Source information
This is a predicted structure of a 69-nucleotide RNA (transfer RNA) from a marine eukaryotic metagenome. The prediction has a mean pLDDT of 82. RNAcentral holds the sequence, with entries from MGnify. It matches the Rfam family "tRNA". The family's RNA type in Rfam is transfer RNA.
[in-house]
Parts: sequence; structure tokens; C1' cells
RNA sequence: CGGUAUAGCUCAGUUGGUAGAGCAGUUGAUUUGUAAUCAUCAGGUCACGAGUUCGACUCUUGUUGCCGG
Repeated sequence: CGGUAUAGCUCAGUUGGUAGAGCAGUUGAUUUGUAAUCAUCAGGUCACGAGUUCGACUCUUGUUGCCGG
């Protein structure tokens, strides 16, 4: 100096309008049972402050952690 920080994990979120997927987990069905499969439910102060705006994960700015130069 640049990039990055979003669910337990891996990651979307395209030009600011009440946050999603896959895996994992709960419950149920199926099976003699397990696995697999199907359905269902739950899980997030969007790293932490400040600012702009009617409204911010998104824009501006500071701090912190991580990666790279």
C1' cells in the first nucleotide's frame, strides 16, 4: 500500500429498501436397526465505533484481527 471480516463451517448478497444457499444440527417419515433419502424447524447486535441518509451488510471515515506486496 492492497485485499478480507456475513449462521457452528465454506461462501453468496451486482449499482442503499425489512439477510440467503450448501454442509453440519433439531423434529418427523421411511427401515427390524443403522446409513442413505425425503419433509420440517431452529440458528445472524452482517468484526468494533463515528458520520451521511427517511432508510446502511452495501457509501465515507477511524480502530482491531487475518492474508498478500